[in-house]
Context: one part of a larger RNA
RNA sequence: UCAACUUUAGGGAAUUCGGCAAGUUAGCCAGGUAUCUUCGGUAUAACUGGUGCCUGAGCAGGGAUGCUUAGGUUGCAAUAACAAGGGAAACCCGACUGUUUAACAAAAACGUAGUUGACUGCUAAAUCGAAAGGUCUUGUAUAGUCAACGAAUCGUGGCCACUGGCGGUGUGUCAUAUCAGGUUCCAACCUGAAGAAGCCCCGCUGUAGGCCGGCCCUAACUCUGAGGGUCUUAAGGUAGCGUAAUCCCUUGCCAACUAAAUAUUGGCCUGCAUGAUAGAUUAACGAGGUUUCCGCUGUCCCAAAGUUGAUUCCG
Repeated sequence: UCAACUUUAGGGAAUUCGGCAAGUUAGCCAGGUAUCUUCGGUAUAACUGGUGCCUGAGCAGGGAUGCUUAGGUUGCAAUAACAAGGGAAACCCGACUGUUUAACAAAAACGUAGUUGACUGCUAAAUCGAAAGGUCUUGUAUAGUCAACGAAUCGUGGCCACUGGCGGUGUGUCAUAUCAGGUUCCAACCUGAAGAAGCCCCGCUGUAGGCCGGCCCUAACUCUGAGGGUCUUAAGGUAGCGUAAUCCCUUGCCAACUAAAUAUUGGCCUGCAUGAUAGAUUAACGAGGUUUCCGCUGUCCCAAAGUUGAUUCCG
């Protein structure tokens, strides 16, 4: 000097991006237990008291033993060692248990039950194989395959113009294939007929890809604009939520918390560029993210001492 530990008066997060690390708590018995809630939970919530050993008595039991009660007694301390939850409040995300980048990511990513849509009548659809032949399946639409969202609760708005999908007893178009005629030695070629799919046309379809407006005026102070006008679109963003994991301006404005807050929460809405591609809200859960309070502490004020190793130095 380093590593791993132990203990520190007074203060107690002043440290730091951040309580990271360390510490606090801890078992059992008894009392007691808010808010919210899907009534199951939350909950060991929180909080409070007790706990060793000895003696007597009573009760229960077949017994081991347990319970109650009255005393005594030691210690700083009685779950004295080991073992053994710190707690509370609010918000975001994901419903939950689960899965994942073997060896820098465990998560808000994946999955999930559930909801919805498409295909499929069985020699099914889908899928493997060149085929034979398999799988699904010795299953049969309450089944199988594929896709989207992702528990539950409350709702799920408008647009079929474009792209896609499905449908159509369409005088449209449509092949050097077909037919007839012409030409020719034969073909090529010319004219006509008939005409499948496709295209075109006509419909339907959004839990399909997607999309969801400007400008001007207006109420008896002012402001605002219920309302009106006009241009325009397929339709002009509904319910909700909103400075958000989405807000550039932005440290928006107001309030709470603080001595002080670009943090956090509750409101507001002028949403650069929210919105039912899923929105909103949610008890429980989470080695998830953010903020606060109590307790606790060498994180710090501000360092000190020690133990065990290692390095170095001397022998």